[in-house]
């Protein structure tokens, strides 16, 4: 410099162009003489960032940024 991959909650990852979700974590609650465990509820998102398509984008298109892996 040139391919190819990846960026979604506090982490570790799902999600055919039509309401963003799960697990773990945090909270409350139950249960326990108290704690852990365990069960039940629950809280949290500028989908990297900018622009375009589209009715309608986390998903297509274009550009930047940032790790990773190959050529060179």
């Nucleotide at each position: 410099g040139g391919g190819c991959g990846g960026u979604u909650a506090g982490c570790u990852c799902a999600a055919c162009g039509g309401u963003a979700g799960a697990g773990c974590a945090g909270c409350a609650a139950a249960c326990u003489c108290a704690u852990a465990a365990u069960u039940u509820g629950u809280u949290g998102g500028u989908u990297a960032c900018a622009g375009g398509u589209u009715c309608g984008a986390a998903c297509c298109c274009u550009g930047u940024a940032c790790c990773g892996c190959c050529c060179a």